[in-house]
RNA sequence: GGGCAGAUAGCUCAACGGUAGAGCAGGUGCCUUUUAAGCACUUGGUUCAGGGUUCGAAUCCCUGUCUGCCCA
Numbered sequence: 001g002g003g004c005a006g007a008u009a010g011c012u013c014a015a016c017g018g019u020a021g022a023g024c025a026g027g028u029g030c031c032u033u034u035u036a037a038g039c040a041c042u043u044g045g046u047u048c049a050g051g052g053u054u055c056g057a058a059u060c061c062c063u064g065u066c067u068g069c070c071c072a
Base pairs, nucleotide, nucleotide: 001071002070003069004068005067006066007065010024011023012022013021018055026042027041028040029039030038048064049063050062051061052060
């Protein structure tokens, strides 16, 4: 320098045009002699940034930034 993949909750990841979710973590309660484990409920979002298309964009298009892999 070129190619490919990726960026979404604190972490790991879904959602592939029509209400942004799960597990773990956190909080509250139950249970327990206590802790751990278990159970119930619950908090938590600038969907990397800017622009475009669309009635409607995390999703499609363009540009940029960053990360990983491959080639030179």